A computed fold for a 75-nucleotide RNA from Cenarchaeum sp. SB0672_bin_9, annotated as transfer RNA. It matches the Rfam family "tRNA". Rfam links the family to the GO term triplet codon-amino acid adaptor activity. It is annotated as a transfer RNA. NCBI's taxonomy places the organism under Archaea, Nitrososphaerota, Candidatus Cenarchaeales, Candidatus Cenarchaeaceae, Candidatus Cenarchaeum. The coordinates come from a structure-prediction model, not an experiment, and the mean pLDDT is 80. The sequence is in RNAcentral, with records from ENA.
RNA sequence: GCCAAUGUAGCUCAGCCUGGCUAGAGCAUUCGCCUUGUAAGGUAAAGGUCGCGGGUUCGGAUCCCGUCAUUGGCU
Numbered sequence: 001g002c003c004a005a006u007g008u009a010g011c012u013c014a015g016c017c018u019g020g021c022u023a024g025a026g027c028a029u030u031c032g033c034c035u036u037g038u039a040a041g042g043u044a045a046a047g048g049u050c051g052c053g054g055g056u057u058c059g060g061a062u063c064c065c066g067u068c069a070u071u072g073g074c075u
Base pairs, nucleotide, nucleotide: 001074002073003072004071005070006069007068010027011026012025013024020058029045030044033041051067052066053065054064055063
C1' cells in the first nucleotide's frame, strides 16, 4: 500500500440480510423484600445521541458514501 471482518449500556452480545412498536438480553451497579446477619434467592429502577460525519427516504442501528479505531490476511 491492497483486501476482509468487527464497532450497539460499565462488560459480553442479539437485532442489520428483508428500513416501520418506545432499541433489547445476560452479567455487573443502585434501592426495597427475604434472613439474627451474610451469601444465595426474588422484585424494581437507572444506564444508549447504535464509532464519527454526510446522503437517500415520510421514516435509518439497519441502505449508500466518506472517515476513524481494532483484529486478521496479502504484498